The part of an RNA shown here (large-subunit ribosomal RNA, half B) has 1183 nucleotides and comes from Nanoarchaeum equitans. The full RNA is in RNAcentral, with records from RefSeq. Model confidence (mean pLDDT): 84 of 100. It matches the Rfam family "Archaeal large subunit ribosomal RNA". Rfam links the family to the GO terms ribosome and structural constituent of ribosome.
[in-house]
Context: one part of a larger RNA
RNA sequence: CCUGGCCGAGGGAAAUCGGCAAAUUGGCCCCGUAUCUUCGGUAGAAGGGGUGCCUGCGGUCGUGGGGUAAUCCUGCGACCGCAGGUCGCAGUGACAAGGGCGGGCCGACUGUUUACUAAAAACAUAGCCUCCGGCAAGCCCGAAAGGGUGUGUACCGGAGGUGACGCCUGCCCAGUGCCGGUACCUGAACCCCCCGUCCAAGGGGGCUAAGGGCCGGUAAACGGCGGGAGUAACUGUAACUCUCUUAAGGUAGCGUAGUCCCUUGCCGGUUAAAUGCCGGCUCUGCGAACGGCGUAACGAGCUCGCCACUGUCCUCGGCCAGGGCCCCCUGAAAACGCCGUUCCCGUGGAUAGGCGGGAGAGGCCCGGUGGGAAGAGAAGACCCCGUGAAGCUUAACCGCAGCCUGUCGUUGCCCCGUUGUCCCCCACGCUCAGCGUAGCGGGGAGCGAUGAACCGGCCCCUCCGGGGGUCGGGGAUGCGCCCAUGAGACACCCGCCGUGGGGGACAACGGGGCUAACCCCGAAAGGGGGACAGCGGCAGGUGGGCGGUUUGGCUGGGGCGGCACACCGCCGAAAAGAUAUCGGCGGUGCCCAAAGGUCGGCUCAGGCGGGUCAGAAAUCCGCCGUAGAGUGCAAGGGCAAAAGCCGGCCUGACACGGCCCUUUACAAGGGGCCGUGGCGGGAAACCGCGGCCUAGCGAACCCCGGUAGCCCCCGUGUGGGGCUUCGGGACGACGGAAAAGCUACUCCGGGGGUAACAGCUUGGUCGCGGGCGAAAGUUCCCAUCGACCCCGCGGUUUGAGACCUCGAUGUCGGCUCUUCUCACCCUGGCCGUGCAGCAGCGGCCAAGGGUGGGGGUGUUCACCCAUUAAAGAGGAACGUGAGCUGGGUUUAGUACGCCGCGAGGCAGUGUGGAUUCUAUCUACCGGGCCUGUUCGGCGGCUGAGGGGAAGGACGGCCUAGUACGAAAGGAACGGCCGUCCGGCGCCUCUAGUCGACGGGGUGUCCGUAUGGGCAGCCCCGGCAGCCACGCGCUAGGGGGUAAGGGCUGAAUGCAUCUAAGCCCGAACCCCUCCCCGAAAAGAGCCGCCGAUCCCCCUCGGGUAGAAGACCCGGUUGAUGGGGGGGCGGUGGAAGCCCCGAGGGUUUCCGAGGGGCGAGCCGGCCCCUCCCAAUCGGGGGGUG
Repeated sequence: CCUGGCCGAGGGAAAUCGGCAAAUUGGCCCCGUAUCUUCGGUAGAAGGGGUGCCUGCGGUCGUGGGGUAAUCCUGCGACCGCAGGUCGCAGUGACAAGGGCGGGCCGACUGUUUACUAAAAACAUAGCCUCCGGCAAGCCCGAAAGGGUGUGUACCGGAGGUGACGCCUGCCCAGUGCCGGUACCUGAACCCCCCGUCCAAGGGGGCUAAGGGCCGGUAAACGGCGGGAGUAACUGUAACUCUCUUAAGGUAGCGUAGUCCCUUGCCGGUUAAAUGCCGGCUCUGCGAACGGCGUAACGAGCUCGCCACUGUCCUCGGCCAGGGCCCCCUGAAAACGCCGUUCCCGUGGAUAGGCGGGAGAGGCCCGGUGGGAAGAGAAGACCCCGUGAAGCUUAACCGCAGCCUGUCGUUGCCCCGUUGUCCCCCACGCUCAGCGUAGCGGGGAGCGAUGAACCGGCCCCUCCGGGGGUCGGGGAUGCGCCCAUGAGACACCCGCCGUGGGGGACAACGGGGCUAACCCCGAAAGGGGGACAGCGGCAGGUGGGCGGUUUGGCUGGGGCGGCACACCGCCGAAAAGAUAUCGGCGGUGCCCAAAGGUCGGCUCAGGCGGGUCAGAAAUCCGCCGUAGAGUGCAAGGGCAAAAGCCGGCCUGACACGGCCCUUUACAAGGGGCCGUGGCGGGAAACCGCGGCCUAGCGAACCCCGGUAGCCCCCGUGUGGGGCUUCGGGACGACGGAAAAGCUACUCCGGGGGUAACAGCUUGGUCGCGGGCGAAAGUUCCCAUCGACCCCGCGGUUUGAGACCUCGAUGUCGGCUCUUCUCACCCUGGCCGUGCAGCAGCGGCCAAGGGUGGGGGUGUUCACCCAUUAAAGAGGAACGUGAGCUGGGUUUAGUACGCCGCGAGGCAGUGUGGAUUCUAUCUACCGGGCCUGUUCGGCGGCUGAGGGGAAGGACGGCCUAGUACGAAAGGAACGGCCGUCCGGCGCCUCUAGUCGACGGGGUGUCCGUAUGGGCAGCCCCGGCAGCCACGCGCUAGGGGGUAAGGGCUGAAUGCAUCUAAGCCCGAACCCCUCCCCGAAAAGAGCCGCCGAUCCCCCUCGGGUAGAAGACCCGGUUGAUGGGGGGGCGGUGGAAGCCCCGAGGGUUUCCGAGGGGCGAGCCGGCCCCUCCCAAUCGGGGGGUG
């Protein structure tokens, strides 16, 4: 020193984030018990009293014996009481065994949870609400078979939300979701139709389910619940009004909250003081089953206060046990480049034991402390990076299961209806003209008793003219050809088209019935369902339930922002070219069939003069006019019989090919030049491969279109497919992936290539100072203050930079402890003052010492309270975590507000949450051994050098109510006394401790007593020792200086404190004082002794001590033990006698008391050789 245990004067939470820890309380009996309350509770509330032992008595219950029985006699046990006596500091005497009360928050409660950092306000919970489900159900598991719920059946099962109870739960259905509806729209396959040579592939169209659109419902579904003006006769506010707007605009209740940034809001209470707590206020601050507001009880929850109590603290002291230390035995691990392993200042990859300079340092060992080795440990968990990973989310991308739906198969029979196709039959078909209602083509000269005209009834259609059918009567009238009209000519027959109707076949759909597939029940018989369902194929929808992935780059870290990501002009750019930054200033992603080609003509902007309306400026005339105009768009370069402006004719805004430039990679894009072909303009020379030039852009795959050539296929066609080639469709992250987010649950690989801490550089900012002196100060810049502007210093702020460190240099604050700076807060010495004095204000010197206690807050800081001489500012890796703490920050849990659809997020808040290490080197604090110091030994000194603050400050009194002052007020020099802080020492006193010791007590054991053991039991007291709260000491002086004050005194005949010289002058510096200190290598000096000496070992010890050391003693001896005495501590032993409440009485029992008598003990002092220090061994040195 550590771990565990114990005590503590006075104070009593002042400690601290916080009463953490500890202390207090404690069992049982009795008395007594507020508030609130869900009437149960709160309650062991709180607060009091009692408790042992002895003696006796009473009662209740149980259980024996005697007895016939009885209110009988006699025992035992448990329990409940009463009375008297009695002892101690203390009677649940040890052990065991709640501290209490009050306010608030959260959660109702008992429960549950992160096995291993979170026990909670999280989860659960009864209760409440919604949703799904009628059972072959719903939900769940499974590929299926099958299974669970459940051998249950809506008072049931499942899913979700809320979370007892009380009072309640407002408005919004626009979005998203869910539910329902649906004329219409959309909507796949099958099916139907068409194309495809018949077929097939394929394509187109039609029909159409779910779904979607559309319409509606639904918020205890996901969710949401505004803004601006004006207005009241003090102000203020706004019941009121206006206006914009929404799906609706937040109701009740609550509110600076676990939610409030500003914020320590404001007021009140609590406190000496309150970033706390409580009560209010209140701003749109929450807000109503992601429930709102209350609420008794409950809580190892969070928070504030009060009482009690305390070592938490002031402020530390003592003791015990086990370690540590010493001896013996046994004996790891981490770590380890090499080391002969110092300090300071520098240097250096910017914080060096190893480099440079200087200083220090004789060698070795032991105990201890942890400043350094950017100590060990762990290839940093923060940050960034990786075309790394994983978990999670969703309205990312691509899929899958599941579910919904259609269709086909398994799949059959019958009926009705509807629809489609085909077949049959019937009917119908009206422009004009024409007698008339002419579908088209052909045949045709006849048709009609297979019943005409006509008449009647009925039915259908209608263009309203009529047409058709059927029944009855009727019994040959009638129609056509011809003629007329017209595009077409009619009777009758055949074929066809369209429309309508009827019948049939086939198919589908809708409805109904059936039973035999299939399913279910049943042992079976049989029953129920039934072509549905189920299952299988195909198809559409839905589909984070699940799977696989993506989620860019640049970047003064990353993110957010931006695009400096493709291009063009100028500058930067340093006179070739090239040249960076998230450098500066600007542009492009087009446009134009005329704004293109060519030929011809013309000359602009502006100014001056003139001219109707007419102006500064309209159109006209004249003159001047190198470009100031214009040139589609940026800028630069260019351009005048033009590149500008106007007009004519045109399409060269051609085809193919080559070369060159653009960037000496390639590609793409752009541009220039040329050849050939064929054109345009021009008389021609010539010009023209778009636009005065420099921007106006895009690869492959895939899709679409074209040209010519070639290849393949067969069904040889106006066929299909392909290759080469040309054009179009886009990737702007612009040489071009197909695609969003979260991670604090995270992981891996890397980086000091790159952030957060610290360092370093810088010093804008910051701190401090200076120059100037506007202005203030009645006057007056400078007693004091000092704007604007300017110049420095510092390296404590905040930044900037990104240089060391990411195979780790632990991060705020506190505690502890040391040291330094001075720009000085106090104390000391001075100067000025708008200094009378006192008290101030400003300045100079000065770093010796001091600089404290509290309240709230994690705080540093700041604020506040009371003191004070003063309560200084800073550095030391924002000194200090191998020293502590862990309140804050910064992992995992959880809640609130806000953001986000969500996973989740927030320099927002709340609550909870692991702090490792045995010290090798160095360093420091201590203790030893050895060598050296020129012979050795013993003893005594000196003091180079080092350390110290050894002192610091204040108060009172005298001076003195004096100086000063009108008064009020009110000093000093010097002296005396005291106090506080600091330092050193001590234990007489006081106080503590005192497991030496003495006494008391409980439980139990040794049968009882005496006397003891154990509970490292409890309590009272206490010597020595150790100690503080106790006691003692803790000056002044000399020398040297600082600011400053002076003397003399020139430069400068004066003046001048200064230049030469001299005198003063601070708590400062050096002595005087204390401590270390001959290893002070310049290693010192003195005395004595010299083998008859010295030292060591050994032995007995100690007021000395971890081991060593030191000191004493060793028979010529009191060193230790024993014994005796003294003094001291306990406090009256044992024994004997007496008393003793009572009981019993022949003896006696009895807690306890009195008397005589002490007893026990001592690390203290003295005495005493009874015991033990007996006897011995080793080493050194001689000039």